[in-house]
Context: one part of a larger RNA
């Protein structure tokens, strides 16, 4: 100094960047604070423990010894760890070539469809349902031909596919721009990993200001259903959904699985590179991703199984019976809605 855990039982922060801190490759030399070792001093007495002695025993008293987490001083050692100096290249990074991609952001543009408007043809229905009705239509609907307006989303390709830190990203063209993979060398020379606070990003709904509004559609209205029907079904329909800027900061933000590194049988598919053999089809090797099965091992089981939930290390976050409660109070943040932090009484 100290338990055991966190895929589904309570428990991985939504994600990243990064401050302090923690941890940190390899060689040589030096120092010697840490560390190890022996020495000296100290660690009062009593008490406790051991061996004796004295009261007839015991309690009690008493002699000696041991013990005493330790601390200090000066000495030695130099492996480990630390510091310093000088190097190294296996970690990390830079340069060069090649490659894939719905990665981000701005601009432009295309076709299909829905709706609406104008117009031609044309006549009695249309729409809707389990069945209906509300609704629309002789003031000419629905259907069909032509013309126009506007908004939103991009069928097929399309995938068990790709990209991104996550949220997420899909017509086509284009400006700007981030990241990644791979091949062979060259260069820098530990520059690294994690990360309390902090900062940034963060679906949908929601909020503010100004636009926009085709379709869809909370609320709302009507029609049905029903015992009722503040629903499910139908006809309408406003916020909203869209754009710009700002706020908000939450999700079953899920792989319900933190990040990084090392090690540990195989087989199969797919995706992006590179290499070998071959006329080719094909096949083999290697590397990055993404899936299916599975040895060992793990696991309460389910299952996981080189993308681990296996075997280890570094660092962070979190859990500690159910309810009360992710609530109250306080604080911080927010325009608000609310968010973050976070109890107790009581009760089983």
């Nucleotide at each position: 100094c100290u338990g055991g855990g966190c895929g589904u039982a309570a428990a991985g922060a939504g994600u990243g960047c990064g401050u302090a801190g923690g941890c940190g490759g390899u060689u040589a030399c030096g120092c010697g604070a840490g560390c190890u070792u022996g020495a000296u001093g100290u660690g009062a007495a009593a008490u406790c423990c051991c061996c004796g002695g004295g009261c007839u025993u015991a309690a009690c008293c008493u002699g000696g010894g041991a013990a005493u987490g330790g601390c200090a001083u000066g000495g030695a050692g130099g492996a480990c760890a630390g510091c310093g100096u000088a190097g190294c290249u296996a970690g990390a990074g830079u340069c060069u070539g090649u490659c894939a991609g719905a990665g981000g952001u701005g601009g432009g543009u295309a076709g299909a469809a829905u709706u609406c408007c104008c117009u031609g043809u044309g006549u009695a229905g249309c729409a809707g349902u389990g069945a209906a009705a509300u609704g629309c239509g002789u003031a000419g609907a629905g259907a069909u031909g032509g013309g126009g307006a506007g908004g939103a989303a991009u069928a097929c390709c399309g995938a068990u596919g790709g990209c991104g830190a996550a949220a997420g990203c899909a017509g086509c063209c284009u400006g700007c721009u981030g990241g990644g993979a791979u091949a062979a060398g060259a260069c820098u020379g530990a520059c690294g990993c994690u990360g309390a606070g902090g900062c940034a990003c963060g679906a949908a709904a929601g909020c503010g200001u100004g636009g926009g509004g085709a379709g869809c559609a909370a609320a709302c209205a009507g029609g049905a259903u029903u015992a009722g029907a503040u629903a499910c079904c139908c006809u309408g329909g406003u916020a909203g959904u869209c754009c710009a800027c700002g706020c908000g900061g939450u999700a079953a933000a899920c792989g319900a699985u933190g990040u990084c590194a090392a090690c540990u049988a195989g087989c199969u598919g797919u995706u992006g590179g590179g290499g070998g053999u071959u006329u080719g089809a094909a096949u083999c090797c290697u590397u990055g991703g993404u899936a299916g099965c599975g040895a060992a091992g793990c696991a309460a089981a389910c299952g996981c199984g080189a993308g681990a939930a296996g075997u280890u290390g570094a660092c962070c976050g979190c859990c500690u019976g159910g309810g009360g409660a992710g609530u109250a109070c306080g604080g911080c943040c927010g325009c608000a809605a609310g968010g973050c932090u976070a109890a107790a009484a009581c009760u089983c």
Description: A computed fold for a 348-nucleotide part of an RNA from bacterium enrichment culture clone B214(2011), annotated as small-subunit ribosomal RNA, central domain. The full RNA is in RNAcentral, with records from Greengenes. It matches the Rfam family "Bacterial small subunit ribosomal RNA". Gene Ontology terms of the family: ribosome and structural constituent of ribosome.